[in-house]
């Protein structure tokens, strides 16, 4: 330099065009307990950025940025 894959809660993963983006775990609160742990209930939290296509974009296209891999 060229090519391929990838980017979603703090973390690990879902959602393949139909919108309230979902779960586990971690966090916070309450209950329970003599206290802690465990358990139950509730709760806050995310689509890397900018454009485009579409009635509608996490999803498709382009560029940029980050990560990984291959070739030279």
């Nucleotide at each position: 330099g060229c090519c391929c894959c990838u980017g979603u809660a703090g973390u690990u993963c879902a959602a393949u065009g139909g919108a309230c983006a979902g779960a586990a775990u971690a966090g916070g609160a309450a209950c329970c307990u003599u206290c802690u742990a465990a358990g139950u209930u509730c709760u806050a939290g995310a689509u890397a950025g900018a454009g485009g296509u579409u009635c509608g974009a996490u999803u498709c296209c382009u560029c940029u940025c980050g990560g990984g891999g291959g070739c030279g």
A computed fold for a 72-nucleotide RNA from a Minisyncoccota bacterium, annotated as transfer RNA. The prediction has a mean pLDDT of 81. Rfam family: tRNA. Gene Ontology term of the family: triplet codon-amino acid adaptor activity. The family's RNA type in Rfam is transfer RNA. The sequence is in RNAcentral, with records from ENA.